[in-house]
RNA sequence: CACGCAUCCAGAGGGGUGGAGGGACUUGGCCCUACGAAGCCCCGGCAACCAUCUGCUCGACCUCGGUCGAUCGGAACGGUGCCAAUUCCAUGCAGGCCAAAUAAAAGCCUGGGAGAUGUGAC
Numbered sequence: 001c002a003c004g005c006a007u008c009c010a011g012a013g014g015g016g017u018g019g020a021g022g023g024a025c026u027u028g029g030c031c032c033u034a035c036g037a038a039g040c041c042c043c044g045g046c047a048a049c050c051a052u053c054u055g056c057u058c059g060a061c062c063u064c065g066g067u068c069g070a071u072c073g074g075a076a077c078g079g080u081g082c083c084a085a086u087u088c089c090a091u092g093c094a095g096g097c098c099a100a101a102u103a104a105a106a107g108c109c110u111g112g113g114a115g116a117u118g119u120g121a122c
Stems, first nucleotide, its partner, number of pairs: 003120006013043005021032003025092001027090003044083003049079002052075004057070005087114001093111005
């Protein structure tokens, strides 16, 4: 980098440094920002993806005391991640509704695609 799986309308503050951008990409919006953007550092926090502990239930094994596995629930030292706005909104491709006339546009819905994060395998 590519691949598989899961999630993405919730949540979460300050300080230092820095000095003009940022909100992934396309296009169109809208928003944040010298009352200090991005980046980097420190402290703090959120979450429950991985790991750990644990509860009910179910199943398998078994030396009948336990071990392992699965769904769901709880905890929260650790590993990542994250701490404006729904992945900020729409769009990109497909289908449907509207919807008739072999229609169209706007609008609405659904699914993809793209992206982000975790995890697995390679």

This is a predicted structure of a 122-nucleotide RNA (SAM riboswitch aptamer (S box leader)) from a Thermoleophilaceae bacterium.
Rfam family: SAM riboswitch aptamer (S box leader). About the family: The SAM riboswitch is found upstream of a number of genes which code for proteins involved in methionine or cysteine biosynthesis in Gram-positive bacteria.
Lineage of the source: Bacteria > Bacillati > Thermoleophilia > Thermoleophilales > Thermoleophilaceae.